[in-house]
Order: sequence, then C1' cells, then structure tokens
RNA sequence: UGAAUUAUUGCUUAAUGGUUAAAGCAUUUCACUCAUAAUGAAACGAUCUAAGUUCAAUUCUUAGUAAUUCAA
Repeated sequence: UGAAUUAUUGCUUAAUGGUUAAAGCAUUUCACUCAUAAUGAAACGAUCUAAGUUCAAUUCUUAGUAAUUCAA
C1' cells in the first nucleotide's frame, strides 16, 4: 500500500428486510432451607459511527473507526 473477514446486554452466541432484537452464563430481588449451596420465579441491560435505499434496516449500499488474517 492492496485484499478478505468481523463488530449485537458485563461475557459467549442467535436473529429470512417485517410482530416487544432471543438464549445461556453473570448481576439484583423473591420463594424454598435452621442456614448456605443447589433448584424455581421475576427484574435489569445491547445492534461500532455517519449517510443512503426502502412503507419498513441488526440485515442491503457507501464512507469512516477498531480488531484479526493474507499478499507485497
């Protein structure tokens, strides 16, 4: 310098352009217990940034940012 891939709750992953963005672990509360653990129920919390296409964008397009890989 060029090319490819990736970016989603605190972490690990889902989600055909369309219904309130889902699940596990973690955190908090409640129940259970003499108490703790385990178990059960509930709550909390996210689409990298900006623009565009579309009735509708996590998804498609463009640019940028960051990470990884390859080539020179």
The prediction has a mean pLDDT of 82. Predicted 3D model of a 72-nucleotide RNA (transfer RNA) from Brettanomyces bruxellensis. A source record names the gene trnM2. Its Rfam family is "tRNA". The family's RNA type in Rfam is transfer RNA. The sequence is in RNAcentral, with records from ENA.